Background: Predicted 3D model of a 75-nucleotide RNA (c-di-GMP-I riboswitch aptamer) from an Elusimicrobiota bacterium. The model forms 94% of the base pairs in the Rfam consensus. The prediction has a mean pLDDT of 85.
RNA sequence: AUCCGACAAUAGCAAAGCCGGCUUAAGCCGGCGGCGCAAAGCUGAGGGGCCAAACUGGCCUGCCAGGCUGCCGAA
Numbered sequence: 001a002u003c004c005g006a007c008a009a010u011a012g013c014a015a016a017g018c019c020g021g022c023u024u025a026a027g028c029c030g031g032c033g034g035c036g037c038a039a040a041g042c043u044g045a046g047g048g049g050c051c052a053a054a055c056u057g058g059c060c061u062g063c064c065a066g067g068c069u070g071c072c073g074a075a
Stems, first nucleotide, its partner, number of pairs: 004073002012037002017032006035062001041068003046064002048060004
C1' cells in the first nucleotide's frame, strides 16, 4: 500500500411514517424521525425498475454493474 472489516474510536448519511411545498404522475425539496449504511460520498441512466401516453419525454443509484475520490485500523 492492496485486500479485508471489530458490539473499537471519531465524524457523516438517513428507510418507513408524519407535516409543509412542487409535479399530470413516477418522483423531488424542506422539517421531524431513524430502519439501516464503510462508501447509503461524487459522477453516471449501461442493465433493471417506475411514471406518462408518445415525445427517440420524465423519474429511481438506499436494485446491480462502471468511473473518480475518501475516515479509522482489531483480527